[in-house]
């Protein structure tokens, strides 16, 4: 990289350092920012693993609950900021333009676990 499986509307600072763009990509639109963004360091949520109770089934593992936050990631504007691709379905005189709303999916982040 590539697969597999889980979440992705909760939450998270009036700090320091640093000084020009940032918000994945490609397009639109919309938004953040010298009143200092992005980023990095503290700090801080939050609870995927690991750890710990307890209960099931099996038998040295797997499930399920719970609580905790000292371990190993992770986040810390806006739904993954939104829409793009398909399907119902409203609104529309209409099977048209053109919007809305809801499910999928695509694409992506994050954790586990494989190659």
């Nucleotide at each position: 990289c590539u697969c597999u499986u889980a979440u992705c509307a909760c939450g998270a600072g009036u700090g320091g350092c640093g000084g020009a763009g940032g918000g994945a990509a490609u397009a639109g639109g919309c938004c953040c920012u010298a009143c200092g963004a992005u980023g990095c360091c503290c700090g801080g949520c939050a609870a995927c693993c690991a750890a710990c109770a307890a209960g099931c089934a099996a038998u040295u593992u797997g499930c399920u609950u719970g609580g905790a936050a000292a371990g190993g990631u992770g986040c810390u504007a806006a739904a993954u900021c939104c829409u793009a691709c398909a399907g119902a379905u409203c609104u529309g005189a209409a099977c048209a333009a053109a919007g809305g709303u809801c499910u999928g999916g695509c694409a992506g982040a994050u954790g586990a676990g494989a190659g």